[in-house]
RNA sequence: ACGGUAGCUCAGCAGGGAGAGCGCUUGCUUGGUAAGCAAGCGGUCGCGGGUUCAAAUCCCGCCCGU
Numbered sequence: 001a002c003g004g005u006a007g008c009u010c011a012g013c014a015g016g017g018a019g020a021g022c023g024c025u026u027g028c029u030u031g032g033u034a035a036g037c038a039a040g041c042g043g044u045c046g047c048g049g050g051u052u053c054a055a056a057u058c059c060c061g062c063c064c065g066u
Stems, first nucleotide, its partner, number of pairs: 001066004007022004016053001023041006046062005
């Protein structure tokens, strides 16, 4: 200096709905499996504090990685 967000890889960062792909579960399809399709599951946004009506996002400190 850059990064830390779902089990994994990451997006979201001029403050206001937390998301995608992969994965997992169930169903459909198939003689069966895979593939495909549909629905669903899954998060203390590294930790603590501050600012604000409101913080993943801004400010301070700390931890971890490169």
Background: This is a predicted structure of a 66-nucleotide RNA (transfer RNA) from a marine eukaryotic metagenome. It matches the Rfam family "tRNA". It is annotated as a transfer RNA. The RNAcentral record of the sequence draws on MGnify.